[in-house]
RNA sequence: UGAGUCGGCUGGGCGGCCGCUCGGUGGUUGGUAAUAGCUUUGCUAUUGUCGGCGCCGGGAGGAAAGUCCGGGCUCCAUAGGGUAAGGUGCCAGGUAACGCCUGGGGGGCGAGAGCCUACGGCUAGUGCAGCAGAAAAUAUACCGCCUAAGCAGCUUCGGUUGCCGGUAAGGUUGAAAUGGUGCGGUAAGAGCGCACCGCGCGACUGGUAACAGUUCGUGGCAGGGUAAACCCCACCUGGAGCAAGGCCAAAUAGGAAUCCUUUGCCGCGACCCGCGGUGGAUUCGGGUAGGCUGCUUGAGGUCUGCGGUGACGCAGGUCCCAGAUGAAUGGUCGUCCACGACAGAACCCGGCUUAUAGGCCGACUCAUUUU
Numbered sequence: 001u002g003a004g005u006c007g008g009c010u011g012g013g014c015g016g017c018c019g020c021u022c023g024g025u026g027g028u029u030g031g032u033a034a035u036a037g038c039u040u041u042g043c044u045a046u047u048g049u050c051g052g053c054g055c056c057g058g059g060a061g062g063a064a065a066g067u068c069c070g071g072g073c074u075c076c077a078u079a080g081g082g083u084a085a086g087g088u089g090c091c092a093g094g095u096a097a098c099g100c101c102u103g104g105g106g107g108g109c110g111a112g113a114g115c116c117u118a119c120g121g122c123u124a125g126u127g128c129a130g131c132a133g134a135a136a137a138u139a140u141a142c143c144g145c146c147u148a149a150g151c152a153g154c155u156u157c158g159g160u161u162g163c164c165g166g167u168a169a170g171g172u173u174g175a176a177a178u179g180g181u182g183c184g185g186u187a188a189g190a191g192c193g194c195a196c197c198g199c200g201c202g203a204c205u206g207g208u209a210a211c212a213g214u215u216c217g218u219g220g221c222a223g224g225g226u227a228a229a230c231c232c233c234a235c236c237u238g239g240a241g242c243a244a245g246g247c248c249a250a251a252u253a254g255g256a257a258u259c260c261u262u263u264g265c266c267g268c269g270a271c272c273c274g275c276g277g278u279g280g281a282u283u284c285g286g287g288u289a290g291g292c293u294g295c296u297u298g299a300g301g302u303c304u305g306c307g308g309u310g311a312c313g314c315a316g317g318u319c320c321c322a323g324a325u326g327a328a329u330g331g332u333c334g335u336c337c338a339c340g341a342c343a344g345a346a347c348c349c350g351g352c353u354u355a356u357a358g359g360c361c362g363a364c365u366c367a368u369u370u371u
Stems, first nucleotide, its partner, number of pairs: 001367010012336007020059006027053012061342001065353002068351005073241004085237005090104005105119001106117004120232002125230002127226002142171002144167003150163005179197006198221001199219005204213003245293004255284006264278005300319008337340001
């Protein structure tokens, strides 16, 4: 200098004017309630409460998003155990918890920094596999190779042809073909035998473990793939959600209780009694509209120290940082620059995923050149 990997930060700045919303307020102004006083049907004072104005302070994000996981909180359900259903799936740790994070192991990719990885079990059982190919899990025989043994024909007795067979070395197909290389062996071949490599099992060693090994022994080598196929194993999970839930509480309709009527009207065939319904008033309870609450101090931020490889934990100091409900967080002007992306809270928090113009910082790798 060029190419790249990983991590972190930022997300237009400054100023003027006009607004919106929340909180505070020893200012000011108005309504209202209680109490007290007085010149008593109205005034004044104090206190409380509800507003207006003024003053002071706060006011979207790294993802506020998707609503995909996990938890807090609330209500409902719930003896215990099991089944079903769903989820998770190498090991250890972190955490309130997780499918998240950290560290480690195995496998894959890359020259490297580094990146990716649902990575328990197909030797419990069942299932599945297009095309091609002889053959796709039972092993098989299309081309090829062989003719030692057996049978038959011919024979110049050397053989030769056929049958019965043998073979998995070579070829062909495929993503994948029943360990690889070499030597021996054989009619030709073959873990048929041997050596090395690979693989399985056991031991030993190291490691908390997953797992690893220039170690030892043993087995000729069994059992192709697929479990984000059914399934098996281990572990986890009650349901619904702030429109949860709690409180106050009009009008209308309906409900309950009590009372009212010189007992009106209707029904019980007529009359009397009685019963039932209908009427009025008062009170009560549930509950709708509406209002209040839940609501933001929290597994909180930040600084320092300590422990830990790290995620994180502990101790001390310090800070308070949106809380709306037709739903605020904006508009406009000036100015500067690199001319501004994705996008907006709605009970709260921890994650993941997705979107994102531009800018800044740190650590590291490779290549080339110069000193």